[in-house]
RNA sequence: UUGAUCCUGGCUCAGAUUGAACGCUGGCGGCAGGCUUAACACAUGCAAGUCGGGCGGAAACGAUAAGUGCUUGCACUUAGGCGUCGAGCGGCGGACGGGUGAGUAAUGCUUGGGUAUCUGCCCUGUUGUGGGGGAUAACAGUUGGAAACGACUGCUAAUACCGCAUAAUAUCUGCUCCUUAAAAAGAGUCUUCCUGAAAGCUACCGCGACAGGAUGAACCCAAGUGGGAUUAGCUGGUUGGUGAGGUAACGGCUCACCAAGGCGACGAUCCCUAGCUGGUCUGAGAGGAUGAUCAGCCACACUGGAACUGAGACACGGUCCAGACUCCUACGGGAGGCAGCAGUGGGGAAUAUUGCACAAUGGAGGAAACUCUGAUGCAGCCAUGCCGCGUGUGUGAAGAAGGCUUUCGGGUUGUAAAGCACUUUCAGUGGGGAGGAAAGGGUGUAUGUUAAUAGCAUGCAUCUGUGACGUUACCCACAGAAGAAGCACCGGCUAACUCCGUGCCAGCAGCCGCGGUAAUACGGAGGGUGCGAGCGUUAAUCGGAAUUACUGGGCGUAAAGCGCGCGUAGGUGGUUAAUUAAGUCAGAUGUGAAAGCCCAGGGCUCAACCUUGGAACUGCAUUUGAAACUGGUUAACUAGAGUUUUGUAGAGGGUGGUAGAAUUUCAGGUGUAGCGGUGAAAUGCGUAGAUAUCUGAAGGAAUACCGAUGGCGAAGGCAGCCACCUGGUUCAAUACUGACGCUCAUGUACGAAAGCGUGGGGAGCAAACAGGAUUAGAUACCCUGGUAGUCCACGCCGUAAACGAUGUCUACUAGCAGCUCGGGUCAUUACGACUGGUUUUGCGCAGCUAACGCGUUAAGUAGACCGCCUGGGGAGUACGGCCGCAAGGUUAAAACUCAAAUGAAUUGACGGGGGCCCGCACAAGCGGUGGAGCAUGUGGUUUAAUUCGAUGCAACGCGAAGAACCUUACCAUCCCUUGACAUCCAGAGAAGAGACUAGAGAUAGACUUGUGCCUUCGGGAACUCUGAGACAGGUGCUGCAUGGCUGUCGUCAGCUCGUGUUGUGAAAUGUUGGGUUAAGUCCCGUAACGAGCGCAACCCCUAUCCUUAGUUACCAGCGGUUCGGCCGGGAACUCUAGGGAGACUGCCGGUGACAAACCGGAGGAAGGUGGGGACGACGUCAAGUCAUCAUGGCCCUUACGGAUUGGGCUACACACGUGCUACAAUGGGGUAUACAGAGGGUUGCGAAGCCGCGAGGUGAAGCUAAUCCCAGAAAGUAUCUCGUAGUCCGGAUUGGAGUCUGCAACUCGACUCCAUGAAGUCGGAAUCGCUAGUAAUCGCGGAUCAGAAUGCCGCGGUGAAUACGUUCCCGGGCCUUGUACACACCGCCCGUCACACCAUGGGAGUGGGUUGCACCAGAAGUAGCUAGCUUAAAAUUGGGCGGUUACCACGGUGUGAUUCAUGACUGGGGUGAAGUCGGGUCGUAACAAG
Repeated sequence: UUGAUCCUGGCUCAGAUUGAACGCUGGCGGCAGGCUUAACACAUGCAAGUCGGGCGGAAACGAUAAGUGCUUGCACUUAGGCGUCGAGCGGCGGACGGGUGAGUAAUGCUUGGGUAUCUGCCCUGUUGUGGGGGAUAACAGUUGGAAACGACUGCUAAUACCGCAUAAUAUCUGCUCCUUAAAAAGAGUCUUCCUGAAAGCUACCGCGACAGGAUGAACCCAAGUGGGAUUAGCUGGUUGGUGAGGUAACGGCUCACCAAGGCGACGAUCCCUAGCUGGUCUGAGAGGAUGAUCAGCCACACUGGAACUGAGACACGGUCCAGACUCCUACGGGAGGCAGCAGUGGGGAAUAUUGCACAAUGGAGGAAACUCUGAUGCAGCCAUGCCGCGUGUGUGAAGAAGGCUUUCGGGUUGUAAAGCACUUUCAGUGGGGAGGAAAGGGUGUAUGUUAAUAGCAUGCAUCUGUGACGUUACCCACAGAAGAAGCACCGGCUAACUCCGUGCCAGCAGCCGCGGUAAUACGGAGGGUGCGAGCGUUAAUCGGAAUUACUGGGCGUAAAGCGCGCGUAGGUGGUUAAUUAAGUCAGAUGUGAAAGCCCAGGGCUCAACCUUGGAACUGCAUUUGAAACUGGUUAACUAGAGUUUUGUAGAGGGUGGUAGAAUUUCAGGUGUAGCGGUGAAAUGCGUAGAUAUCUGAAGGAAUACCGAUGGCGAAGGCAGCCACCUGGUUCAAUACUGACGCUCAUGUACGAAAGCGUGGGGAGCAAACAGGAUUAGAUACCCUGGUAGUCCACGCCGUAAACGAUGUCUACUAGCAGCUCGGGUCAUUACGACUGGUUUUGCGCAGCUAACGCGUUAAGUAGACCGCCUGGGGAGUACGGCCGCAAGGUUAAAACUCAAAUGAAUUGACGGGGGCCCGCACAAGCGGUGGAGCAUGUGGUUUAAUUCGAUGCAACGCGAAGAACCUUACCAUCCCUUGACAUCCAGAGAAGAGACUAGAGAUAGACUUGUGCCUUCGGGAACUCUGAGACAGGUGCUGCAUGGCUGUCGUCAGCUCGUGUUGUGAAAUGUUGGGUUAAGUCCCGUAACGAGCGCAACCCCUAUCCUUAGUUACCAGCGGUUCGGCCGGGAACUCUAGGGAGACUGCCGGUGACAAACCGGAGGAAGGUGGGGACGACGUCAAGUCAUCAUGGCCCUUACGGAUUGGGCUACACACGUGCUACAAUGGGGUAUACAGAGGGUUGCGAAGCCGCGAGGUGAAGCUAAUCCCAGAAAGUAUCUCGUAGUCCGGAUUGGAGUCUGCAACUCGACUCCAUGAAGUCGGAAUCGCUAGUAAUCGCGGAUCAGAAUGCCGCGGUGAAUACGUUCCCGGGCCUUGUACACACCGCCCGUCACACCAUGGGAGUGGGUUGCACCAGAAGUAGCUAGCUUAAAAUUGGGCGGUUACCACGGUGUGAUUCAUGACUGGGGUGAAGUCGGGUCGUAACAAG
């Protein structure tokens, strides 16, 4: 995710963080941080020098002295004599400090150990420092070169260099021999000679040897330290030994010889990625991510190689070589290395000044002063981060103005502002002013050293004196609210809402999603919320995420148990005792750097920050103990496991044989026209004899009944019967072994069907194929045939929904009822009863589970081991490997894409699922429609307009209960604009009426008549005209913004609620079930008990009776009569209209459950709701209506409003619906004649009478109606005629003549008469109504209405047929079932093709990177050798040059491997636009028995 639910499961968000970047904004300070990219290239400056107290010396500067010149305050000369010092020799240092993270998965790092080693300067101790020698830079001269840089000749010094002597705890060794060292310098003072030298003394500082320490370095070991098995084998100095060489030192480090080892599933080798750590971020923790700044280690210094020097380097600011690049050049040659600090270009989303100072800290050199120090200390830039402060405080309601909004009242912004009273942090101006300073130097003094009162060293006192930062921190004064607020958000998550604009557009969006004319989601505004010098966005990490699960998950159905066994490594393992001490536990010791985190103090006014101490660093190592448990060892045990004995059951397996039934074929007989097959047919077989039937034969395959919820097997699987061979289980009883067990990666055996190979076999069946049907098509389902195959032997394949969708083993945890196999006890004639094992099936407690369900055969409770899962799709696919003859199998991704996909259960809806039931639903009937003509409505078309609406049932004789004008909404023309109508204001006038003129009329003009009502006399009320504006008006739009009303399912029997109960929940129960009913009607049962809206009843009409009352109704009896209830009268009857009675399954019988109820009966006018009507539950259809009315919003306002005349709504190739009249004899026509009910009537109905053929006219009585009128009912009945014809049927159409209504019948009324006399002879497919006073048929009335019904609404008359029944069609109800539907089957949804885009596989190839192997080549260098040259103080020796050999970088050739990019063409995959009535093609595979 769903209509809702619970799970599973992914996606997304809220938190914290950052070396960040971007957008908008920006007051101050403190503390930090600042190229994450190109280890890209670098201009310029600086970053490592120092020592004259080692040396020869004197280029520069300064002072002094002397001299010379003279412009008398300058110049020159002289003096290494002085301060000093360029260059040079020499010493120490350039191996530190600083940078960077390219390489490196181990020659690294971390932790802990170890030793076969070295160690400048430093510390301690012992001892020595004797005596000689020859050179060489500088310098001078000559000379090459553009330069860099050299060459030769000559001179000279040393703490430079070389011998000799001396020699030990050095070296060597069994011992004795032998071998190996040095260096002095300066200072002070005295003495001696003597006047510039030598010697001695003292102190200091050096030098050599040895020993020790400290520090630093080197090597070795163990453990830990990324990913990939689609990298499984790697290795030749490789592994070890012996010997030698080499090194500071161990060592294949190197070499010779020998052996054949070494590493690897506990992941070698190979590939990709990566500096490691303390720490940092996050997290409850465990973990995960990370390795900027600070600190430790490593590696690197343009790229590659190499050594030299040295204590230390294979050396960032050293050397040599090769390469690339840049620069200089006189073209011959040379120079360079910012991953030091600044800075430049480039790259990039992105990261600073070519600053000051050595004042402090530290380093190098020096005896020191001191010099050097881009280390460092500071400053500059940047809101990059963290922390702190400020942008004012109090008061102030007329709740100002303005804005926004509004229901027009108000509300809100809002004490907010203004106003009034205060304050002055920070910034600004001015002034003052710490600390960081310790040193060093001078003087004095004390102590030590000494022969010494020198000198030196140390201490003390005193004086002096050093600051980049710095206009420092901090303090004071001054002035004035003065200079200082933004950003994001406001649909839910998530705190915060309104208006306008827009109209699926523009846009938003982290996810869900918003926008299609009323957007709290877009844009703006007002208001609000959050944070605040910042706020948002983006990127990234952890968290939430128990979403990789160690802590802490799962696998029956959601993803997930290998198809099944055997079994190796591995993991794990019964009972007892002893021992050990590896694991385990405890103590101690060492270490775990500092910083950081945490705790407690302290310092900056606080904080950040800094600082002191503690704790911690969960680790590692050593050591001492403990011995329960695990492990090791030893010795035992028998409960696990196994063996032995006796049985038993079985489709367990293999081989061989054999049996019967059936199918088919063949042969023969009988026999004749069909058989076969299907929903129905056809293909097919058959007169050449089929099918059928009988006999015989052949051949192959499979084994009916028994047969089962049965049996056996590890699984796949196994079925006639017999024999042989053979595996396993199991029961009972004994004996033996003594943990031998369990599980199992890799491995290996088996493994349905189909398929493959070779050879057989082939009856039936049957992919492919052929034909026939079906169909829109039918490459299917159905039928007729039919080949592989199915069968056998041998060999492959190795997969299935190989399923119990449930791995194997062990133990434990309520029961009940069966099955199989053997056993025991009791009892037996027999059946049997009880009991403990084995197998298998159904239910079920606890428990578990998301639920369904599982439940001693667990999916419960535990243990052991293995396998597997981590959103859907892409995909079990691609590539690679392995297997296979092939088909294919196995192992197994990614890009890309979606916000879901899934499971279980719930409620509905649906099903060409099931059950029960109902309805004029079918059936049985009667009559129609569909055909004809006409009427009427609709569509379409036409038109200036044919106004609008209604459109399956549920629009179509509907709105319209009635269009000639009006109506009227439409069209054309001509007119009006506060308007035809309402309210308000002002002015004028009575209102009104009549006739005239123009005009089609609206209208306009002019004329006459008329002065009303109330009054407090001011005026007022109504009416008319004029004027101004507020406004009127709109049948204009939206029925998808609405109210109201209505239709429909449906007068169907349903729809719900409260409480309780069940369920995690949606929900269920009740409402289901058994009966019954028209009914959820009633009864019974029941975790339900009740209730409501519906049903029924109550209401109306009608059917019977009673009673009351009788006029206009009635008239039995009585009287009268004009014969008419007409009159008197009557109140009985009918009737009228008030009130009652009556019917309730009440009674009887039967059935049923002792019920409800049903069936039958009696009585009764009526019998089981008597017959009708009104009455319409919860809801459905965005159903209908903005044109009845009302109404939100939008729109029009000299027009979309209003008035008028005429036209239109009545058109007419056509199509449909609803009707009327017919087609005739159950009829038509003529004549005569009988019987209703319900209505209507004063602008009305209108009698009689008269006129007219008639419509009608005339006439006027009566009636405000049980009184009069409309008003003759018709079918019917009686009789005459017609005789089956387009008629004496039918009446359309047309001509003529009229009547009536109305201002007016032309467009366009109804009716009458005469004449005319069309189609039509009972209607195709299809379809409608009706169950009784019904259908059918007959007439009558009414509403509307001036007139105009075949329509509608009512009324009565005559008056049937049929219903076996519920299989089927349609609709509905209840229960149940399936579902991938929920807009609910008019649902959902699949695939090809077509279009566009995206990523990806293959691909003739092409171009790069990395790398293996083989070979060539060989710079510099090192090592070895060396008849050559050279040099010397040391001369059987050393150095240099040359030659040569080995190793070797770059480079080259060939051949492989691997990876990346690209490639004509090609394969599959993914995605797309549908809100609405809308969709590209073809089909309809799946979801219902689809």

Predicted 3D model of a 1490-nucleotide RNA (small-subunit ribosomal RNA) from an uncultured prokaryote.
It matches the Rfam family "Bacterial small subunit ribosomal RNA". Rfam links the family to the GO terms structural constituent of ribosome and ribosome.
The coordinates come from a structure-prediction model, not an experiment, and the mean pLDDT is 83.